Predicted 3D model of an 83-nucleotide RNA (c-di-GMP-I riboswitch aptamer) from a Nitrospiraceae bacterium. The coordinates come from a structure-prediction model, not an experiment, and the mean pLDDT is 86. Of the family's consensus pairs, 88% are formed in the model. It was read from a public genome assembly, where an Rfam model found it.
RNA sequence: UCCCGAUAAAGCCAAACCCUCCGUAAGGAGGGGACAGAAAGCGGCGGAUGCUGUUGAGAUCAAAGCAUGGCCGAGCUGCCGAA
Numbered sequence: 001u002c003c004c005g006a007u008a009a010a011g012c013c014a015a016a017c018c019c020u021c022c023g024u025a026a027g028g029a030g031g032g033g034a035c036a037g038a039a040a041g042c043g044g045c046g047g048a049u050g051c052u053g054u055u056g057a058g059a060u061c062a063a064a065g066c067a068u069g070g071c072c073g074a075g076c077u078g079c080c081g082a083a
Base pairs, nucleotide, nucleotide: 004081005080012037017032018031019030020029021028022027035070041076042075045073046072047071048068049067050066051065052064054063055062056061
């Protein structure tokens, strides 16, 4: 240094749920709250899932545009150091 990841230390983050606001919606932001997480730090690149005021077709599908980084893979960066 890399792999790895503890009943370690110092910190970080914050699911569900509640309130307010934004969005047609999926969902997002802020506050409260902690189920978790060693990348739950960053970016939608590939897949997956979800949504739609739009377009085509017509009863559910396609296109297009979105959403999720706390779904998976890959990428970039990073704290600590027992075995």